[in-house]
Context: one part of a larger RNA
Molecule: large-subunit ribosomal RNA, domain I
Organism: marine sediment metagenome
RNA sequence: AGCUUACGGUGGAUGCCUAGGCGUCAAGUGCCGAAGAAGGACGUGGGACACUGCGAAAAGCCUCGGGGAGCCGUGUACAGGCGAUGAUCCGGGGAUAUCCGAAUAGGGAAACCUGCCGCAGAGAAUCUGCGGCAUCCCGUGGCUGAACACAUAGGCCAUGGGAAGGGAACCUGGGGAACUGAAACAUCUUAGUACCCAGAGGAAAAGAGACCAUUCCCCUAGUAGUGGCGAGCGAACGGGGAAUAGCCCAAACCAUCCGGCAUGCCGGAUGGGGUUGUAGGACUCGGCAAAUAGGAGUUAGAAAACCGUUGAUUAGCAGAAAGGUGUGGGAAAGCCUACCAAAGAGGGUGAUAGUCCCGUAUGCGAAAAUUGGCGGACUCCUGUCGAGCACCUGAGUACUACCGGGCACGCUAAUCCGGUAGGAAGCUGGGGAGACCACUCUCCAAGGCUAAAUACACUUGACGACCGAUAGUGAACAAGUACCGUGAGGGAAAGGUGAAAAGUACCCCUGUGAGGGGAGUGAAAUAGAACCUAAAACCGUGAGCUU
Repeated sequence: AGCUUACGGUGGAUGCCUAGGCGUCAAGUGCCGAAGAAGGACGUGGGACACUGCGAAAAGCCUCGGGGAGCCGUGUACAGGCGAUGAUCCGGGGAUAUCCGAAUAGGGAAACCUGCCGCAGAGAAUCUGCGGCAUCCCGUGGCUGAACACAUAGGCCAUGGGAAGGGAACCUGGGGAACUGAAACAUCUUAGUACCCAGAGGAAAAGAGACCAUUCCCCUAGUAGUGGCGAGCGAACGGGGAAUAGCCCAAACCAUCCGGCAUGCCGGAUGGGGUUGUAGGACUCGGCAAAUAGGAGUUAGAAAACCGUUGAUUAGCAGAAAGGUGUGGGAAAGCCUACCAAAGAGGGUGAUAGUCCCGUAUGCGAAAAUUGGCGGACUCCUGUCGAGCACCUGAGUACUACCGGGCACGCUAAUCCGGUAGGAAGCUGGGGAGACCACUCUCCAAGGCUAAAUACACUUGACGACCGAUAGUGAACAAGUACCGUGAGGGAAAGGUGAAAAGUACCCCUGUGAGGGGAGUGAAAUAGAACCUAAAACCGUGAGCUU
């Protein structure tokens, strides 16, 4: 030095565990903000570093319920206190809520600086406290006031209301790529995706026939088509399901008021009337009917508050039944004999418990707030038929040409939308049925509103041939932390003593160390905090063998 073996050191794999994640389903809930949000800064405890909570009334205050013996949040103990006159804790409502932030008195390098007005402090100066003072839009009132004489526009002030800013995903609209694929690449594809902007809401959008109300799911079907007929893209008709809900204006005509003038017309405001395609309505005439009736309603169709009743949510409550023996540190194991069960789901307890604890089956519960159903009260509405007449029925619209977009459809291309240029009819009217024409059928555009079924997220509950600490969220731990970056941004590692701290009194070595030896605790200390298990690499010590 090597090999073997025994015993150690180091190291932290593996096994077991779970405090945390992930997913599915069901039910419920869904906007916040000038009454100052979201998000922060700084404070706040007896001492107080971090987290959590809270806000100068500061781990809290008041009140109403629940609850019933302990409590003063966590790491984390000490000191000192509180509690059956009901604390801590849980839930409803309220108070307080510094400074920054849309930030809004002005400024500003966010969490700071500096003002003006009014009131108060014995208050003139100064100081302090409280309140107000941004901008824009709309309404009302007042004062002013051009072109242009009156007037109007405009300006200023006061007052009432509104807006602003935020929001993970979902939604609508306005813009809108490229890598990529086509085995190159240009039409095409990726894709109307990513991304940017604007806006809205708990959903949004769409929607009530110029047509199968709208929306969503399954099929039709990877079909018909489309396509450098390449790569690819890719319906509909129809069928089945979920959920269902329909309405209001404009116009004709009438009334009232106001204005203009050319003085019998025009315009405006409000109210009535009226809303459709087998056309409907207005107007005129005629018949019938009637309200002490009928119908409807707060999500559209007008709209608000209330009472009763009954549910739900936001705290909770009751809840059956076992002993002995015995091994062990410990019984819930084994053995013996019982019991409950609408409860033998699950978890905990010193090993594996239906009967020890929490629960489970089942049954019950709200002062207050929110919310749903039903009833009441309340509120709103009420004609129909026939004949005549030819007044009305959405115009720079429909449509045409060219171009562009969007439709599964890249064009000979219907339907839909837009640009440019033209530009109707008006009920004896007009659109559509995939070029176009005829016939036939069908429907009434150019105004508006509309719940549900749907999307997403959160909360609660249940579940999992989901993970188990290099996994599962980036994050089981002071995690979007530490740290890195000027910044946008990037972004970790890190779980486990024991049943219980019983966390080693006391003695000794040592530097009043580190570490260790005794002693003690414990079932175990090779469970001693660098703490469950403790593999391998790697490093030693003893012994044996070889050289």